[in-house]
RNA sequence: GCGAAUAUAGAUUAAUGGUAGAUUAUCUGCCUUCCAAGCAGAUGGUAUGAGUUCGAGUCUCAUUGUUCGCA
Numbered sequence: 001g002c003g004a005a006u007a008u009a010g011a012u013u014a015a016u017g018g019u020a021g022a023u024u025a026u027c028u029g030c031c032u033u034c035c036a037a038g039c040a041g042a043u044g045g046u047a048u049g050a051g052u053u054c055g056a057g058u059c060u061c062a063u064u065g066u067u068c069g070c071a
Stems, first nucleotide, its partner, number of pairs: 001070007010024004018054001026042005047063005
């Protein structure tokens, strides 16, 4: 330099174009003499910028980061 894959919550990971869920972590409450465990609840998210569409995490383009391959 060329090509391919990938980017979602602090972490891991789902989501046929139709209100972004789960586990774990954190916080609060219940339970307990106390702690742990258990139960209930809360907080927190689609890399960036455009386009298509009534509607985009999903489709298209570009950029950025990461990984792999070729030279």

Predicted 3D model of a 71-nucleotide RNA (transfer RNA) from a Flavobacteriales bacterium.
Rfam family: tRNA. Rfam links the family to the GO term triplet codon-amino acid adaptor activity. By type it is a transfer RNA.
Its mean pLDDT, the model's own confidence on a scale to 100, is 83.